A computed fold for a 697-nucleotide part of an RNA from a soil metagenome, annotated as large-subunit ribosomal RNA, domain II. Model confidence (mean pLDDT): 82 of 100.
[in-house]
Context: one part of a larger RNA
RNA sequence: GCCAACGAGUUUAUGCAUGUUGCUUUGCCUAAGCUGGCUAAAACAGCGCAGGCGCAGGGAAACCGAGUGUUAAUAGCGCGAUUUUGUAAUAUGCAUAAGACCCGAAGCCAGGUGAGCUUGCCAUGAGCAGGGUGAAGGUUGUCGAAAGACAGCUGGAGGCCCGAACCCGUUCGUCGUACAACGCGUUGGGAUGACUUGUGGUAAGGAGUGAAAAGCUAAUCGAACCUGGUAAUAGCUGGUUCUCUCCGAAAUAGCUUUAGGGCUAGCGUCGCGUGUUCCUCUUGGGGGUAGAGCACUGGAAGAUUCGGACAGGUCGAAAGAUCGCUGAAUUUAUCAAACUCCGAAUACCAAGAGUCAGAGCGCGGCAGUUACACCGUGGGGGCGAAGCUCCACUGGUGAAAAGGGAAACAGCCCGGAUCUCUAAAUAAGGUCCCUAAAUUCAUGCUAAGUGUAAAUCAAGAAGGUGGAAUUUCUCAAACAAUGAGGAGGUUGGCUUAGAAGCAGCCAUCCUUUAAAGAUAGCGUAACAGCUCACUCAUCUAGAGAUUUUGCAUCGAAAAUAAUUGGGGCUAAGCAUGAUACCGAAUUUGAGGAUGUAUUGAGGCUUCGGCCGAAAUGCGUGGUAGGAGAGUGUUCCACUCUGCUGUGAAGGAGGACCCGUGAGGGCCUCUGGAGCGUGUGGAAGUAAGAAUGUUGGC
Numbered sequence: 001g002c003c004a005a006c007g008a009g010u011u012u013a014u015g016c017a018u019g020u021u022g023c024u025u026u027g028c029c030u031a032a033g034c035u036g037g038c039u040a041a042a043a044c045a046g047c048g049c050a051g052g053c054g055c056a057g058g059g060a061a062a063c064c065g066a067g068u069g070u071u072a073a074u075a076g077c078g079c080g081a082u083u084u085u086g087u088a089a090u091a092u093g094c095a096u097a098a099g100a101c102c103c104g105a106a107g108c109c110a111g112g113u114g115a116g117c118u119u120g121c122c123a124u125g126a127g128c129a130g131g132g133u134g135a136a137g138g139u140u141g142u143c144g145a146a147a148g149a150c151a152g153c154u155g156g157a158g159g160c161c162c163g164a165a166c167c168c169g170u171u172c173g174u175c176g177u178a179c180a181a182c183g184c185g186u187u188g189g190g191a192u193g194a195c196u197u198g199u200g201g202u203a204a205g206g207a208g209u210g211a212a213a214a215g216c217u218a219a220u221c222g223a224a225c226c227u228g229g230u231a232a233u234a235g236c237u238g239g240u241u242c243u244c245u246c247c248g249a250a251a252u253a254g255c256u257u258u259a260g261g262g263c264u265a266g267c268g269u270c271g272c273g274u275g276u277u278c279c280u281c282u283u284g285g286g287g288g289u290a291g292a293g294c295a296c297u298g299g300a301a302g303a304u305u306c307g308g309a310c311a312g313g314u315c316g317a318a319a320g321a322u323c324g325c326u327g328a329a330u331u332u333a334u335c336a337a338a339c340u341c342c343g344a345a346u347a348c349c350a351a352g353a354g355u356c357a358g359a360g361c362g363c364g365g366c367a368g369u370u371a372c373a374c375c376g377u378g379g380g381g382g383c384g385a386a387g388c389u390c391c392a393c394u395g396g397u398g399a400a401a402a403g404g405g406a407a408a409c410a411g412c413c414c415g416g417a418u419c420u421c422u423a424a425a426u427a428a429g430g431u432c433c434c435u436a437a438a439u440u441c442a443u444g445c446u447a448a449g450u451g452u453a454a455a456u457c458a459a460g461a462a463g464g465u466g467g468a469a470u471u472u473c474u475c476a477a478a479c480a481a482u483g484a485g486g487a488g489g490u491u492g493g494c495u496u497a498g499a500a501g502c503a504g505c506c507a508u509c510c511u512u513u514a515a516a517g518a519u520a521g522c523g524u525a526a527c528a529g530c531u532c533a534c535u536c537a538u539c540u541a542g543a544g545a546u547u548u549u550g551c552a553u554c555g556a557a558a559a560u561a562a563u564u565g566g567g568g569c570u571a572a573g574c575a576u577g578a579u580a581c582c583g584a585a586u587u588u589g590a591g592g593a594u595g596u597a598u599u600g601a602g603g604c605u606u607c608g609g610c611c612g613a614a615a616u617g618c619g620u621g622g623u624a625g626g627a628g629a630g631u632g633u634u635c636c637a638c639u640c641u642g643c644u645g646u647g648a649a650g651g652a653g654g655a656c657c658c659g660u661g662a663g664g665g666c667c668u669c670u671g672g673a674g675c676g677u678g679u680g681g682a683a684g685u686a687a688g689a690a691u692g693u694u695g696g697c
Base pairs, nucleotide, nucleotide: 001697002696003695004694005693006692011098012097013096014095015094016093017092018091019090020089021088022087023086027053028052029051033047034046035045036044057064058063067079068078069077070076101239102238104236108229109228110227111226112225113224119203120202121201122200123199124198125197126196127195128193130162131161132160133158137154138153139152140151141150142149143148166190167189168188172185173184174183205221207217208216209215242630243629244628245627246626247625252265253264254263255262256261266369267368268366269365270364271363272362273361274360277359279354280353281352282351283350284349285348291342292340293339297336298335299334301332302331303330304329305328306327307326308325312323313322314321315320372398373397374396375395376393377392378391379390380389381388403414404413405412418592419591420590421589423588424587425586429582430581431580432567433566434565438579440578441577442576443575444574445573451569452568460554461553464551465550466549467548468547469546470545471544472543473542481538482537483536484535485534487511488510489509492506493505494504517532520531521530522529593620594619595618596617597616598615599614602611603610604609631686633683634682635681636680637679638678640676642675643674650670651669652668653667654666656665657664658663
């Protein structure tokens, strides 16, 4: 991991509600217990005038009573009566008390068991190859008056040295489903000592022992182990077993030692009641939001005028002037959640009309929910950041919603799946191929593979290219191109080595002309030289400038070549318009099922009513959850005076039949002794999950 078996809302008491049954104008019911007949028990009957509920309420009570309490009150007000069954049993749902749907702590307390592991201690034993060093002391000698010193020999001390056994466990490796729940190899520390070790004994659970690490106290220690209290408690996690039908939430508010828990309300469902109250439209209302505005309150910018103060800067001898500072008024253009002379749309209120449903409202039974998410809009916080956070619209969707589209994609777009169909029409979105449907039509644009992308883009740059507008020149010849001219006074004056149109300064005239600057640029040391402006000729019809706009270009950098979903495309891109077609569980068509409302053929009837074919309308996604109807298992009672060795249960198989389904039949094989139908009753009543339990593989 798989398979099989086992595995979780039970029981008792009390209360509330709903259904059913008995009795109910002498209301219903008995509890413990007692008695009776019977062999006894059980069952049954009687007693149990004790008691419970009901028949009357109000008051704290005395008490009064269809009233009573309050009060001085006969007032007013509160609660009642006038308005109708009650009771017992039983079933179901829920609550409360209990283990209370099941499993699950870490822990707390009590009584015991442990020192054969380990810690300390006590008693009694045992062990430590070999080598080295050479303390005290002793002795001999020399010296010395002595104390003593020195030397030789002897001696054999030491938590001394090296190093086996032994004890330990420093380093690295190995092992790491191991040889081993701490080993093995290498290396290392101690090795006559605070050494190691055998045997026996001793100290224990808030206690021991501890050269102290909260170490150790039997693979267990910041409080051992065993049993009990005990099914401890768990606002926490996990699990909780058959089917179909109807409806269908919430993730909000208030309070909470409360925030992942509760209680009440909100929202769901079921029953009873009310009967259009809901909703839509019309009409009539009040408002101070969006917007707008500056009339108030304030903010902030400019202008003008007047005033103040001379603190200051500049000018002036001074008067004063000017700048600046500050206040007010006027004026121009403005800003505001806590401004308003104004002022919507929505929303809200009332009346009238209309439509209609799983509308509204009230009472009662039962809940679940109180972690929400994204999208759109209006806002607060943040950076007008966030797949951010907090409100509102009780907006939409998801949650609890499948289908089609968005390549893929809870929350986006379309659209809400009762079932069947190899029928049709459409939505969003699409129609070259992958891939269903236009290589469709018309007019333009784009040349960048721009684009084909929801997001990806800015300031800025540019004779890319299309459109629109304004304007200038132009057959009296424009713009471009080509040919020719572009001169004289003069090398203007000054400056300068030079300055001749062209280093620089000043002036910038006149003449000849078709035209030609005291020169716009290149150039020279200075000249020279080459162009330009300007003019003529040739040529011939448009040529320039500005603004605006469409599409495109650059700006444009990330780690796979790495992507319009891909191929690819010059349209199969972009813009505008048109017509076809494709396209969903939508809609339509055909045929079934079912809920509910209305009508209701027909049948039964104790006349109260019950069963009920069929038709029509509207419905039938669904988590938590509410309501309803069924299937199956075991046992009991009655029943079929049922089945069964001519083969029960159980097992295996089937392409057969019935049922929406849980399931039920039938047939074949196996099996070898019991089993079912119908109507009721009672439950140890349904398995896929709980790191479930046990067994098997």